Predicted 3D model of a 71-nucleotide RNA (transfer RNA) from a compost metagenome.
The RNAcentral record of the sequence draws on ENA.
Its Rfam family is "tRNA". By type it is a transfer RNA.
[in-house]
RNA sequence: GCAUUGAUGGUGUAGAGGCAGCAUCUCAGCCUUCCAAGCUGAGGACCCGGGUUCGAUUCCCGGUCAAUGCA
Numbered sequence: 001g002c003a004u005u006g007a008u009g010g011u012g013u014a015g016a017g018g019c020a021g022c023a024u025c026u027c028a029g030c031c032u033u034c035c036a037a038g039c040u041g042a043g044g045a046c047c048c049g050g051g052u053u054c055g056a057u058u059c060c061c062g063g064u065c066a067a068u069g070c071a
Base pairs, nucleotide, nucleotide: 001070002069003068004067005066006065007064010024011023012022013021018054025043026042027041028040029039030038047063048062049061050060051059
C1' cells in the first nucleotide's frame, strides 16, 4: 500500500429496513435475624459524515480505529 472482517449501555454480546434484546453492572423494594443467593421494578447503548428510502442500527459510499491475510 491492497483486500477481508468488525465497531451496539460501564463490560460481554444478539439483532433485523418499521422505536434494540439478553447477561452482567448500578439503584430501590421483597425475602432473610444478618449476609449471600433468589424474586420484582427502575437506570443506562447502535463509531463519525454523507447517500438511498415514507422510514436506516440494518442497505450503499467515504472516514477513523482494531484484527487478520497478501505485498